[in-house]
């Protein structure tokens, strides 16, 4: 000097699901807020688990997801999100 790897932070791409019902308030209507209802999504988050691995054997234990659960969260548009490109910065370290 430094590939891989991971962390952060910019940009760029990025979805699923009733703008249902019913009281309220505001209100000329729609829109909007509150608060019941029943259906619905899963890509903030959280949660579960196989194989391997570890034991003579079990039993703990450790074990992943875009997989399941839907606890949170979301269900017109808008915002955001997992992921995925780029760039920058740090970190560790192979050569």
């Nucleotide at each position: 000097c430094g590939a891989c790897c991971c962390g952060c932070g910019a940009c760029g791409g990025g979805a699923g699901a009733g703008c249902c019902c019913c009281c309220g308030g505001a209100c000329a209507c729609c829109a909007c807020c509150g608060g019941g209802g029943c259906g619905c999504c899963g890509a903030a988050g959280g949660a579960g688990c196989a194989a391997c691995g570890u034991u003579c054997u079990c039993c703990c234990c450790a074990g992943a997801a875009u997989c399941u659960c839907u606890c949170a969260g979301g269900c017109a548009c808008a915002g955001g999100u997992a992921c995925c490109g780029c760039c920058g910065c740090g970190g560790u370290c192979a050569g």

This is a predicted structure of a 95-nucleotide RNA (Glycine riboswitch aptamer) from Dactylosporangium siamense. The model forms 90% of the base pairs in the Rfam consensus. The sequence was found by an Rfam model in a public genome assembly. Its mean pLDDT, the model's own confidence on a scale to 100, is 76. Its Rfam family is "Glycine riboswitch aptamer". Rfam links the family to the GO term glycine biosynthetic process. The literature on the family includes a 2004 paper in Science by Mandal et al., "A glycine-dependent riboswitch that uses cooperative binding to control gene expression".